The RNA shown here (Lysine riboswitch aptamer) has 178 nucleotides and comes from Ornithinibacillus scapharcae TW25. It was read from a public genome assembly, where an Rfam model found it. Model confidence (mean pLDDT): 77 of 100. Of the family's consensus pairs, 100% are formed in the model.
[in-house]
Parts: sequence; structure tokens; C1' cells
RNA sequence: CUUAAUGGAUGAGGAGCAAAGGUCAUCAGUAACUUACUAUGUAAAGCUGCAACUAGUAGUAAGUGAAAGGGGGCUUUGCCGAAAUGGAAUUCUGUUUGCAGAUAGGAUUUCGUUGGAUUGUAUAUUAAGAGUAUGCAGUCUGUCAUUAUUCUCGUAAUAAUGGAGUGCUUCCACUUGU
Repeated sequence: CUUAAUGGAUGAGGAGCAAAGGUCAUCAGUAACUUACUAUGUAAAGCUGCAACUAGUAGUAAGUGAAAGGGGGCUUUGCCGAAAUGGAAUUCUGUUUGCAGAUAGGAUUUCGUUGGAUUGUAUAUUAAGAGUAUGCAGUCUGUCAUUAUUCUCGUAAUAAUGGAGUGCUUCCACUUGU
């Protein structure tokens, strides 16, 4: 001087990812509550079973009248496997009370998938034709590699093809070669 691999640090992509706060609409004139009437009724009903507890349960009319989750944009913060998602394990909370199930929503660990955004479509979820997730088919974009062309000869620009983030850029250490 150079350098495959290894270790550490560093930074970039773009309608980039996520969280918190407050706000706006939606949820919805819904649930629930009150009054009146009707039907049923003392274990019916209360997610299922066994026990316990309690008269409620359903409908009509009038009145009062939400919330959670999800969403839009604003502000702030943390970041670039940011984050999301599938399986498994452990655990927490709710569904009148106890036990056992079922189900809904969280947390942690671990093994996989996805570079990012976006459009269409199918399925699922949801109050929802909003949104989200997954699959499929496209588009754009960043990065690396290969090829071709141009040129100011710098692996610089353009184009095409292909790969994946356990990647890529930069630096240091170790190490390799001269």
C1' cells in the first nucleotide's frame, strides 16, 4: 500500500416506521337509564358445565343520552428490522360469584417471512364501501452486482437484467497478499 472473512462503531433510502399528547368527525340518536303499557315468570335468564346468588326477561311509545376500539390532520419524541406479521412456549386481564372450559384483548421469550412506498383484486377483521392484515398481479423508488453505451476517464452518468436488510456506505481493529 492492499485485503476475502471476523469484531466494533457510523450513516443513508422516503408521501420512511412507530409512540405520546390534545383536537375533529364517525361510532349513534346506537347501547344504557327513566316513565307508561303488554306478554311471560320464582329458577327462566345471566357465553358452556357443576354449584351459589338475584326476579327478572322480551316488546311498544315518549324522554334523557354515552363510551371503547378504529380513522383524519396538528404538535412533540424515539428511530432505519425502524416496524409489521405467522407459529410455539410462559403469563396477565375481562365475560354476576367459585371451579373447569370457551372466547376476546395484552406482555415477555424464541424460530421464520417482509428493503420501502403505492394501485388493483380476493379473503379476514370492523358499525363501516373508512382503515388494517395476508395472498396474488402491477407501478415507482433506494442499494448492490452484471452487461452495454456515453464521457469531463471519476466505476461518473444513462439504460436493461437480477439479488436481498444476517444487506449497503464510511471508519477502526484484527487478518491476508505484495